[in-house]
Molecule: c-di-AMP riboswitch aptamer (ydaO/yuaA leader)
Organism: Bacillota bacterium
Formats: sequence, structure tokens, C1' cells
RNA sequence: CACUCUGUAUGGCUGAAUCUCGUCUGCGAGAGCGGGGGAACCACUCUUUGGGGCUAAGCGCCUAUCGGCGCGGGGUCACACUUCGAUCCCAGCCCGUCAGCUAACCUCGCAAGCCGUCGAAGUGCGGUGGG
Repeated sequence: CACUCUGUAUGGCUGAAUCUCGUCUGCGAGAGCGGGGGAACCACUCUUUGGGGCUAAGCGCCUAUCGGCGCGGGGUCACACUUCGAUCCCAGCCCGUCAGCUAACCUCGCAAGCCGUCGAAGUGCGGUGGG
């Protein structure tokens, strides 16, 4: 100097997935954030070539397949925004023949997983120290 492994969560990241109170450790309630269903009007000619929802996780072309290419979408680089650059992701799950939008209204979720990460410029905000 490089690589690998382990530990550490004060701290940080993806995500709606946090907080408070009660209860008495089983859970309940609320706030907040997020999703679905659901009139009129409008929209749709669609219904086995089934259809639809969550999500960034779509579309098109090529391929016998594996997979590849393009357009597009999303995250990170430790205050915010913009631009540039670097880098990574485009999984998965669910409803069950059925759902366009949608006021009132009804209803559901608050998980899971990960990190020794430390690029630049401009503008702005904030903090600390000194005079």
C1' cells in the first nucleotide's frame, strides 16, 4: 500500500413503515405517514389473447434458450437545491373473473433489510472558535 474477515450503531442508508398514551407484556387507542375500494360529470369500446393492485422495478427490438441492446425509471456519494462526475438497482409479492376517474363514505399497512460509506462546483442555510 492492497485485499479479505470480524466487531462496533454514537452515527447513517433503502422504505409509508415513526411517535405518543393506555394497558400490564397479550394487546388496545390516537397522531402522523402510506395504500386500496367507492357517485355525479367526464372517460373507455373494453370483457380467456382474462383483468387488476403494491412497487423505481416499465416499454420496444433481437435470441431456440441463456441472455443482449435501446429508450425510460429509481437509489447512494453524511445540511438543502441545481449541475457535472462516479457507482449501483430495475427484484418480488398480492387479488381471484372483479375494480377507469371519483365527493361523501368504507377499509388496510406502519414491515423487512443493510452500511466503515467520507467526489467536485455554484448558491443558500446553520453551527463553532477568535478579534